This is a predicted structure of a 75-nucleotide RNA (c-di-GMP-I riboswitch aptamer) from Desulfuromonas sp. The sequence was found by an Rfam model in a public genome assembly.
[in-house]
RNA sequence: UCACGAGAAGAGCAAAGUCGGGGCAACCCGAUGACGCAGAGCAACGGGCCCCAUGUGGGCAGCCGGGCCGCCGAA
Repeated sequence: UCACGAGAAGAGCAAAGUCGGGGCAACCCGAUGACGCAGAGCAACGGGCCCCAUGUGGGCAGCCGGGCCGCCGAA
C1' cells in the first nucleotide's frame, strides 16, 4: 500500500416504540430508547422501493452497486 475484519481496545452511530415539532404524504428534525451497524460517515450517479398537489415534483444512503472522505490493527 492492497486486501481482510477479532469473543481486541478506545471512541462513534442508533431500528422499533413513545413524546414534541415540520410536511398533503412518503418522510424529516429534536428528546427518549437500543434492534442492530466496521463504514448504519457524506452524496440520489445506476438499479430498487415509497409518496403526492402527476411534474422540469418529492422521500429512502439502516436495500444493492459504484463515487468521495475516514478510525483501529489480531489472525